[in-house]
RNA sequence: ACCGACAAAGGCAAACCCGCUGCGAGGCGGGGACGCAAAACCAUGGGUCUCGCCCGAGACCGCCAGGUUGCCGAAA
Numbered sequence: 001a002c003c004g005a006c007a008a009a010g011g012c013a014a015a016c017c018c019g020c021u022g023c024g025a026g027g028c029g030g031g032g033a034c035g036c037a038a039a040a041c042c043a044u045g046g047g048u049c050u051c052g053c054c055c056g057a058g059a060c061c062g063c064c065a066g067g068u069u070g071c072c073g074a075a076a
Stems, first nucleotide, its partner, number of pairs: 003073002011036002016031006034062001040068003044065003047060005
C1' cells in the first nucleotide's frame, strides 16, 4: 500500500419530534438511534429532487462512482 477482527480507543447519527430558516427541494440547532470502517470533506461524472413558460438557477456526499484526507493493526 492493500485489507477489515466476537480487538482496543473513540467517532458519526437515519426515521421521527421540537425550534429557527428557505418559494421549494432542503439546511441549522436540540432530542433521538436505523445504521455506518471513512455515514469526514469535495457537486467532478451519473442519478434523484426543487423553483421556473423556456433559457436557466438551485438541493441531496447516509444514491452510485471518482478525488483528497484520517483512527487501529488481528487474519488474509